[in-house]
């Protein structure tokens, strides 16, 4: 440095319309469309700003910016951190 396992792990509408299923007081699930929103899979960019690497410049990178993808009940996933094991 890489991989595996375990633990921790945030954010944003369970809004509106239609269809189907289920249900039959309420409620729910899936799909499509609309608008709004989130950034911590991945991706893109240093264009601006911030931070890190350098004394500075250039340059690079990022938890930064963008939101293509992904996500907005829960679950899954999840950057990053810790421990253990292996190479």
């Nucleotide at each position: 440095c890489c991989g595996u396992g375990c633990g921790g792990g945030a954010g944003a509408g369970u809004c509106c319309u239609c269809c189907a299923c289920a249900g039959c007081g309420u409620c729910g699930u899936g799909g499509a469309g609309g608008c709004g929103c989130c950034g911590a899979a991945g991706g893109a960019g240093c264009a601006a700003g911030u931070u890190c690497c350098u004394c500075c410049c250039c340059g690079g990178a990022a938890u930064c910016u963008c939101u293509c993808a992904g996500g907005c009940c829960c679950c899954c996933g999840a950057a990053c951190c810790g421990c253990a094991c292996g190479g």

Predicted 3D model of an 87-nucleotide RNA (Glycine riboswitch aptamer) from a soil metagenome. The sequence is in RNAcentral, with records from MGnify. Of the family's consensus pairs, 90% are formed in the model. It matches the Rfam family "Glycine riboswitch aptamer". Rfam's curators write: This family represents the bacterial glycine riboswitch.